The RNA shown here (Glycine riboswitch aptamer) has 87 nucleotides and comes from a Microthrixaceae bacterium. The model forms 90% of the base pairs in the Rfam consensus. Lineage of the source: Bacteria > Bacillati > Actinomycetota > Acidimicrobiia > Microthrixaceae.
Formats: sequence, structure tokens, C1' cells
RNA sequence: UGAAACCGAGCGGGAGAGCCCCGGCACGCCGGGCACCGAAGGAGCAACACCCCGGAAUCUCUCAGGUCCACGGACCGCUCGGAGCAG
Repeated sequence: UGAAACCGAGCGGGAGAGCCCCGGCACGCCGGGCACCGAAGGAGCAACACCCCGGAAUCUCUCAGGUCCACGGACCGCUCGGAGCAG
């Protein structure tokens, strides 16, 4: 000095599912009921490994979250910054 990869920030893209019913009411929200979604988070499992501890996900579950728009959103792209390995 330092690619790939890692972490953070910014910008952009970003799915699914009731504009359901009832009540209160400040019309936006809250509470209750049933139904549903899965890509915040969370939990579970295979191979493997094995004394124990372990052990992945966009798979499964649906605790939480969500079901007009908005917000949020795993993940992807670009930019900037950080640490720093190979070379």
C1' cells in the first nucleotide's frame, strides 16, 4: 500500500396476508373477536461432529411483528468510512 471477505453509515430497489366484525371515540388511535402472512427479531431441526458443548437457511413454527397508503422489511446494488489478512 492493500483486492476478495467483514463491520457501520447514506442512497436506491424490495414480497406476502381482512380497506373483516363489534365497542369506545379525540377520526386517528385503542380494546376485544375470528381469519390470514412471512423477508425485522426469536425458536426448532439435517448432514457433520461427538465426552460434553455444538451444528445453516429464504426450510419449519408463528412468541413477537405484520395484513389500504405510509412506516417497517430479510436480501440485492452503488458510494463513503473503519479495522485489516493474502499479495